[in-house]
Molecule: RNase P RNA; transfer RNA
Organism: Gammaproteobacteria bacterium
RNA sequence: GGAGUCGACCGGGCAGCCGCCGUAUCGCUGCAUGUGAUACGGAGGAAAGUCCGGGCUCCACAGGGCAGGGUGCCAGGUAACGCCUGGGGGGCGCGAGCCCACGGAAAGUACCACAGAAAAUAUACCGCCUGGCGCUGAUGCGUCGGGUAAGGGUGAAAAGGUGCGGUAAGAGCGCACCGCGCCGUUGGUAACAGCGGUGGCAGGGUAAACCCCACCCGGAGCAAGACCAAAUAGGGGAGCGCAGCGCCCUCGGGCGCAAAGGCGUGGCCCACGCCGUUCCCGGGUAGGUCGCUAGAGGUGCGCGGUGACGUGCAUCCCAGAUGAAUGGCUGUCCACGACAGAACCCGGCUUACAGGUCGGCUCCCGUU
RNA sequence: GCGGGCGUAGUUCAGCGGCAGAACAUCAGCUUCCCAAGCUGAGAACGCGGGUUCGAUUCCCGUCGCCCGCUCCA
Repeated sequence: GGAGUCGACCGGGCAGCCGCCGUAUCGCUGCAUGUGAUACGGAGGAAAGUCCGGGCUCCACAGGGCAGGGUGCCAGGUAACGCCUGGGGGGCGCGAGCCCACGGAAAGUACCACAGAAAAUAUACCGCCUGGCGCUGAUGCGUCGGGUAAGGGUGAAAAGGUGCGGUAAGAGCGCACCGCGCCGUUGGUAACAGCGGUGGCAGGGUAAACCCCACCCGGAGCAAGACCAAAUAGGGGAGCGCAGCGCCCUCGGGCGCAAAGGCGUGGCCCACGCCGUUCCCGGGUAGGUCGCUAGAGGUGCGCGGUGACGUGCAUCCCAGAUGAAUGGCUGUCCACGACAGAACCCGGCUUACAGGUCGGCUCCCGUU
Repeated sequence: GCGGGCGUAGUUCAGCGGCAGAACAUCAGCUUCCCAAGCUGAGAACGCGGGUUCGAUUCCCGUCGCCCGCUCCA
């Protein structure tokens, strides 16, 4: 100097003016509401997707089981997790480093299209070797039978691989190495690794097919839930009345005339219920208040730990709306500004993202 | 905001992991004097990106889009 890899961080700055949301104080009014002034605060690293986990709230619940769902190498961290850290194993890269749904196929069931002899109880198309018979002068050819799986061919995948020996030809048939299973031993908390012995080898793949094993999970979600509480309708209880008209009055009521209906049950009558009005009670809608932001919180320093993380001290308060607030204009500077906006809160994951800053490490080239 | 469901020809729907089908619609031909109907034929699709598998519309993950429900009681 070039190429690469990992981690952390920023996400236009400054000034002025106008405006929006919240909190506190004060004023206008005696309160509420409203309004004004002053001070302070006012979106993100993902606020997103809603994919996991937890807090919180209501419902259910003795314990346990079934069903259903999830997770899946080992150890640790954590409130918890499918997250994170460290380690093991496998794969990629010269390397720094990156990636992995990484339990069980020897419990059982199922599937493996086409091709191919055969797709899992093994089998034999072309071959190779060989016996009998027939033909031929012979090599050989044909036919019937036996051995074999080394070679060809099919397939994504073919019944351990390579080599040597061996054989009629072959074959774990024998041997060496590799792979695999089992046993022992050493190291490690463990996953696992090393070493030694042993077995000729016994069963291909798929579990993001059913399933088995181990562990975890009660359900719903702030439109959860709690409180205050109109109008109208409806529910419960008590009382009154049975259309109405006229008159009198001490305005409480009294008297007279008149009416006794409609609907439903039912063949009809009787009977029963509803239809009126006054008061009280409870549920509950609109609306309002709370939940609503001080928290597994941020920052700094120290200590323990390889690390995730834990812990002690000090210090700070940092949006809380409910048609839902962050915007607009001007000036100036630069690298000319991406993805995108809270809605109960928090820990993660995933996805989107212009440009820029800092640091660790690796490889290559050159110079000294 | 919270919860649930669905993406396959132009439209409405099928589709045991093994060549993606049907109906209507479109186009062409036949039939008719012409149209309609009818008959024959053709074209046309798995939302997108990864993974598992020999093989994915189907199984898994991510992403994009669309639809539905959500005061209380009954």